This is a predicted structure of a 254-nucleotide part of an RNA (large-subunit ribosomal RNA, domain VI) from a groundwater metagenome.
It matches the Rfam family "Bacterial large subunit ribosomal RNA".

[in-house]
Context: one part of a larger RNA
RNA sequence: CGUAGGAUAUUUGAGGGGAGCUGUUUCUAGUACGAGAGGACCGAGACAGACGAACCGACGGUGUUCCAGUUGUCACGCCAGUGGCAAUGGCUGGGUAGCCGCGUUCGGAACGGAUAAGUGCUGAAGGCAUCUAAGCACGAAGCCAGCCCUAAGAAUGGAUAUCCCUGAAGACGCCACGGAGACUACGUGGUUGAUAGGCCCUAAGUGUACGAGCCGCGAGGCUUUCAGCUUAAGGGUACUAAUGCGUCGUUCGG
Numbered sequence: 001c002g003u004a005g006g007a008u009a010u011u012u013g014a015g016g017g018g019a020g021c022u023g024u025u026u027c028u029a030g031u032a033c034g035a036g037a038g039g040a041c042c043g044a045g046a047c048a049g050a051c052g053a054a055c056c057g058a059c060g061g062u063g064u065u066c067c068a069g070u071u072g073u074c075a076c077g078c079c080a081g082u083g084g085c086a087a088u089g090g091c092u093g094g095g096u097a098g099c100c101g102c103g104u105u106c107g108g109a110a111c112g113g114a115u116a117a118g119u120g121c122u123g124a125a126g127g128c129a130u131c132u133a134a135g136c137a138c139g140a141a142g143c144c145a146g147c148c149c150u151a152a153g154a155a156u157g158g159a160u161a162u163c164c165c166u167g168a169a170g171a172c173g174c175c176a177c178g179g180a181g182a183c184u185a186c187g188u189g190g191u192u193g194a195u196a197g198g199c200c201c202u203a204a205g206u207g208u209a210c211g212a213g214c215c216g217c218g219a220g221g222c223u224u225u226c227a228g229c230u231u232a233a234g235g236g237u238a239c240u241a242a243u244g245c246g247u248c249g250u251u252c253g254g
Base pairs, nucleotide, nucleotide: 001153005164006163007162008161009160010159011158015150016149017148018147021049022048023047024046025045026044027043033038051107052106053105054104055103059101060100061099062098066094067093068092069091070090071086072085073084074083075082076081112144113143118138119137120136121135170248171247172246173245174190175189176188177187178186195241196240197239198237199236200235201234202233204230205229206228211224212223213222214221215220
């Protein structure tokens, strides 16, 4: 821009894409078959591998500063307590959210239609025979559907519900943002408000802070203290910031 009025929701599905795997083992059954050795079809289960999708409750990683320990050195006048640097995490031990796999869950199908090779029924040409010439029935991991995703720019331009024509309904700008994201878009919110920050509580992490008291010559230990501190998580709370407003949108329809 189009879909001949403009919108907001919800959809149908022509078409397109994805997926489509295999093994082992048990029962049937040591049955059918076979002198024996051996050993099934059909059917019904169990388990596994590879592959794929989704997810993070558990398991396991990462988690550039959340917590603790610790060496050297420098600084804050000293002690104590902290901070800086150590090839832009000094080193070490852990670790929330998020993101992940080595983790968890699920998937391939079943049922159906038309067929291939193939197997048949009826059956002439050709008194017989013949699966074929007319007709009819079966028959594959393959084909078409079925499962998942997408899809009305599908020009046959679809459908349903509701709203509006008082510059309306509605949309956008702008702002606070993230489950979204290169930008854009998408999504949430904008005081009739929990959108982000702050604060409070909780969860979770670390592992018992500073100071003081006591014990020890001391390094240090014990008590106060399951303390102190805490990023991204959950809940709450208008304290701060989402102010004010502007633009488009009507006139071949009613």
The full RNA is in RNAcentral, with records from SILVA. The coordinates come from a structure-prediction model, not an experiment, and the mean pLDDT is 87.